[in-house]
Context: one part of a larger RNA
RNA sequence: AUUGAACGCUGGCGGUAGGCUUAACACAUGCAAGUCGAGCGGUAACAGAGAUAGCUUGCUAUCUGCUGACGAGCGGCGGACGGGUGAGUAACGCGUAGGAAACUGCCUGGUAGUGGGGGAUAGCCCAGAGAAAUUUGGAUUAAUACCGCAUACGCCCUACGGGGGAAAGGGGGCUUCGGCUCUCGCUAUCAGAUGUGCCUGCGUAAGAUUAGCUAGUUGGUGAGGUAAAGGCUCACCAAGGCGACGAUCUUUAGCUGGUCUGAGAGGAUGAUCAGCCACACUGGAACUGAGACACGGUCCAGACUCCUACGGGAGGCAGCAGUGGGGAAUAUUGCACAAUGGGCGCAAGCCUGAUGCAGCCAUACCGCGUGUGUGAAGAAGGCUUUCGGGUUGUAAAGCACUUUCAGCGAGGAGGAAGGAGUUGUAGUUAAUACCUGCAACUAUUGACGUUACUCGCAGAAGAAGCACCGGCUAACUCCGUGCCAGCAGCCGCGGUAAUACGGAGGGUGCAAGCGUUAAUC
Numbered sequence: 001a002u003u004g005a006a007c008g009c010u011g012g013c014g015g016u017a018g019g020c021u022u023a024a025c026a027c028a029u030g031c032a033a034g035u036c037g038a039g040c041g042g043u044a045a046c047a048g049a050g051a052u053a054g055c056u057u058g059c060u061a062u063c064u065g066c067u068g069a070c071g072a073g074c075g076g077c078g079g080a081c082g083g084g085u086g087a088g089u090a091a092c093g094c095g096u097a098g099g100a101a102a103c104u105g106c107c108u109g110g111u112a113g114u115g116g117g118g119g120a121u122a123g124c125c126c127a128g129a130g131a132a133a134u135u136u137g138g139a140u141u142a143a144u145a146c147c148g149c150a151u152a153c154g155c156c157c158u159a160c161g162g163g164g165g166a167a168a169g170g171g172g173g174c175u176u177c178g179g180c181u182c183u184c185g186c187u188a189u190c191a192g193a194u195g196u197g198c199c200u201g202c203g204u205a206a207g208a209u210u211a212g213c214u215a216g217u218u219g220g221u222g223a224g225g226u227a228a229a230g231g232c233u234c235a236c237c238a239a240g241g242c243g244a245c246g247a248u249c250u251u252u253a254g255c256u257g258g259u260c261u262g263a264g265a266g267g268a269u270g271a272u273c274a275g276c277c278a279c280a281c282u283g284g285a286a287c288u289g290a291g292a293c294a295c296g297g298u299c300c301a302g303a304c305u306c307c308u309a310c311g312g313g314a315g316g317c318a319g320c321a322g323u324g325g326g327g328a329a330u331a332u333u334g335c336a337c338a339a340u341g342g343g344c345g346c347a348a349g350c351c352u353g354a355u356g357c358a359g360c361c362a363u364a365c366c367g368c369g370u371g372u373g374u375g376a377a378g379a380a381g382g383c384u385u386u387c388g389g390g391u392u393g394u395a396a397a398g399c400a401c402u403u404u405c406a407g408c409g410a411g412g413a414g415g416a417a418g419g420a421g422u423u424g425u426a427g428u429u430a431a432u433a434c435c436u437g438c439a440a441c442u443a444u445u446g447a448c449g450u451u452a453c454u455c456g457c458a459g460a461a462g463a464a465g466c467a468c469c470g471g472c473u474a475a476c477u478c479c480g481u482g483c484c485a486g487c488a489g490c491c492g493c494g495g496u497a498a499u500a501c502g503g504a505g506g507g508u509g510c511a512a513g514c515g516u517u518a519a520u521c
Base pairs, nucleotide, nucleotide: 001520002519003518005517006516007515008514009513012368013367014366015365016364017363018361019360020326025324026323027322029321030320031319034077035076036075039074040073042070043069046068047067048066049064050063051062052061053060054059055058084279085278086277093204094203095202096201097200098199099198102196103195107192108191109190110189111188112187113186114185115149117147118146125138126137127136128135129134155164156163157162169184170183171182172181173180174179205251206250207249212242213241214240217239218238219237220236221235222234223233224232254276255275256274257273258269259268260267261266281302282301283300284299285298304315305314306313307312332358334357335356336355340354341352342351343350344349371401372400373399374398381392382391383390384389405462407457408456409455410454411453415448418444420442421441422440423439424438425437426436427435465510466509467508468507469506470491471490472489476505477504478503479502480501486493487492
C1' cells in the first nucleotide's frame, strides 16, 4: 500500500460497486422454456352470435365451430442459447502464432424448380387392465407428418459406356371459378458470413527421499470407421517410440485478459466483469438433431429421499429466492417485462428469477453533514498546584445569523424507441384491392416511483466516535497497585513516588468510522 475479509467498540445521509472464499453437503415450497390456429384434424373450457324448448319476458336448458379464441393431441422451430459451479484436468486444457483433410439450422447473395399420386397414425369414439405412474385392444380421421412416381441448370458416383438423387403447402386481394397477383414458406445447388470439429511450433506448478517407462506400444501396407487427417479401430509385417534438455510416478491446480504490490525488474494472485475449458446426485451409454453424448431430455447401474393397495412407481437447486448443516463469515421464499437482449410467431403478442429495478449489510471507494460569527466576569464544575496560581478555555452560557442533509408539503424531467388507428404519397400489381416503405396527425405504452431535480415550511433544531500518549512514534501529569494484578509488535515495563499496569484530567492521531486479527507485495 492492498483485501470478496472477519472480530471489538461506535454509527447521521447519499451515490457507485460488491456480497457462501467453508460441505461439487442434503434439500420443503414457488417460479426459472416455451411458442405457432397464417401447418393439421378438431372443440374440453370461456365469450359472442344464431336456432329450438320451457316459461316468471329476461333468464334457464339443449344444439350449431358460425365467430373471437383454445384444453389435450399430431406437426414445426426452440429446449445445444441464456443462467450456475470450479469437482475433475499439468492436458493442444489454456495463451499465442500457424496449418489442412471438414461440417455449419437460422442469416445474406446467385442459379434452377415447387408436377402428379399413395398408405398410415395420434386425437375423438367404443371396450378393458392398474392403488397410482401408466397402459392394452378395436373402429375411424388430417396435415408443411410419412412414402413412392415424374422431372434435374447446378449436385453425387463412374470402368467415362452410363447410373443415382428433390420438394409442401399456408395466408391476403380480385375473379367470368379457367385463373391472375402479392406475401410467408418448401426443394436442389454454388458462394459468403457466423459457429464448430481437427493438427502443429512455442509458453504454461512442485518433488529425483519418483530413473527407467511403453504392447496398439512406434512405424508401414491394406481395409473399416468418421463431417473430416490420423492406431481412431482391425488384419498382416517390421521392432520400434519416450527419457537426465527430467520420461514415468506422486502431490497440488481450472487457464487467460487481468487484479494487488513495486521506481522498475520482479513477486503474489485469478472474487466481481470479459474470453476459453470442464461439470450438472455418482458412474456408464447412446438416441434425436445443423449442433448434445444434452443442468430443469432418454436408458442402465449405484447411493440417498419420498409415495404405495407391497404388485410397483417418483425425484435430482453447482438456475432465482429460500431451508437445514458446516463455518470467523456472506443478503429477499420482493417488483416488472417499461427498457436491452433471447425463443416462437406474418403480426398483434406470449414466454423469459437473462435482464432492468427495488429490499438487506459502513463490506469497499467517493461525497456531504453533525452548524456559523461574536462572546473574558477568563463563570461554575473537573483536574492540578510551589496554594499565588495554572489548565480545561472562546470552550460553554449569552447575543446575532444560516438551514446543506434528514423531516413535512407542492410541482416535476429523462430513461419511450416503438406498436395501434386515420390520412397522404411511393413501390408492387390487371387493379384505385391486399401487402410493403416513407411522412403527417390522433389516442396511447414506465417495474423503478412518494424517481432525479426544483420550490416552499419550521427550527440549531435530529446527527461523534475509536485508538493511542516509555523509545521506535505525534502526544504528560495525578491517584491506585506493589515482580501482585497486569501490559507487550520489538526493545522491554511492574519488587512503595510506574510519563510502560488500572482509573482520572489533559493531550496526539484518524474520523462515520477507529482499532485488532488474518493474508499478499